Predicted 3D model of RNase P RNA and transfer RNA as a complex of 446 nucleotides. Rfam match: Bacterial RNase P class A. Rfam classes the family as a ribozyme.
RNA sequence: UGAGACCCCCUGGUGGCCGCGACGGUCCCUUUCGGACCGUUGAGGAACUUCCGGGCUCCACAGAGCACGAUGGCGGAUAACGUCCGCCCAGGGCGACCUGAGAGAAAGCGCAACAGAGAACAGACCGCCCGCCCAUGCGACGGGUAAGGGUGAAACGGCGGUGUAAGAGACCACCGGGCCGCUGGUGACAGCGGUCGCAUGGCAAGCCUCAUCGGGAGCAAGGCCAAGCAGAAGACAUUCAGGGGCUGCUCGUCCCGUCUUCGGGUAGGCCGCUAGAGCCUGGCGGCAACGCCAGGUCGAGAUGGAUGGCCACCCGUCUGUCCGGCCCCGGCCGGGCGGACGACAGAACCCGGGGUAUACGGGGGUCUCACUUU
RNA sequence: GGGCGGUUGGCGCAGAGGUAGCGCACUUCCCUGACACGGAAGGGGUCACUGGUUCGAAUCCAGUAUCGCCCA
Repeated sequence: UGAGACCCCCUGGUGGCCGCGACGGUCCCUUUCGGACCGUUGAGGAACUUCCGGGCUCCACAGAGCACGAUGGCGGAUAACGUCCGCCCAGGGCGACCUGAGAGAAAGCGCAACAGAGAACAGACCGCCCGCCCAUGCGACGGGUAAGGGUGAAACGGCGGUGUAAGAGACCACCGGGCCGCUGGUGACAGCGGUCGCAUGGCAAGCCUCAUCGGGAGCAAGGCCAAGCAGAAGACAUUCAGGGGCUGCUCGUCCCGUCUUCGGGUAGGCCGCUAGAGCCUGGCGGCAACGCCAGGUCGAGAUGGAUGGCCACCCGUCUGUCCGGCCCCGGCCGGGCGGACGACAGAACCCGGGGUAUACGGGGGUCUCACUUU
Repeated sequence: GGGCGGUUGGCGCAGAGGUAGCGCACUUCCCUGACACGGAAGGGGUCACUGGUUCGAAUCCAGUAUCGCCCA
């Protein structure tokens, strides 16, 4: 200098005018609703998605069994998690590093289209070899053979040798694998040694098995106040029943006559509601995720739903034109004037994560590779 | 705001791991004087999109887009 990898941070700035929500104060009207002025304050890293987890609320103080669902290397972090951190293993990359739903396939069931001779305790199509027959051939028949060819995503350990009629873990060395032991490690696992010639492969984001976890619903949860109304018809049941809630089923438990149809009333207010697993700074512990301690700080709360619009200047990027300079004949640099653009997106009970969107985006740090120079 | 479900030819729907169909519609031909009905043949698909699992995905899993339903 070029090409990359990972981690963290920021979402243009200043001023003016008009407008909106919330809170506080003063004044007006004061029966309430309300109005005027002043001050303070008013979106995000994703507020998006609703994919997980938790708080909170109600259902029973959240219960038992089955079913169902989710997760799945090991250790840790955490309120919890499918998240995060560290490590192991596998795959990819020269590398920094990245990716992995990464338990179990000799518990059982199931699946493997097409092609191929044969697709799961398999299989002789070609080839090779042996026997036999004859008409002695590029032949027929019987048998052996999984080394070679061919099919396939996958062909029953790989490669080399010995051996053999040809072959074959039949035997041998190396590699791979199973089992056992020892050593190291909290552990996943790794290393070493011995042993077994080693049919028993793939799919579990197919059923399933094992382990762990999960009660249901959600702030339109739920509670309070005010206002208003009208019941009727039918069906079932009338008490060890029936119906409903808690769960899909059973148990258990709580409540009550229940269901259907038609009709009537309301469409208001308050609480929940934002001070919280909060944020910032410093110190300590830890490789880290994170935790502990001290100090400081308060940063939206609407309910048809506010957070907007315009203008000026500055900043950044692109572009048009003019002037100047340079190389040299279409570019580069500097300056003046003008234009365009400055993403994705917007709270609604609150948090922790994941995922997705996002600009010529901007900034900082650590590291890798290649080339050059010293 | 919260909770669910769908997306397959032009339309309505099947297919639930082995290479995609059915009905209507469309095109051509036959039938008819002509049309309809009827008969014969045929065309038409990014299985919404992007990744993953698998030898193989419309199907299983995750994300995205879009449409619809329910809750005071």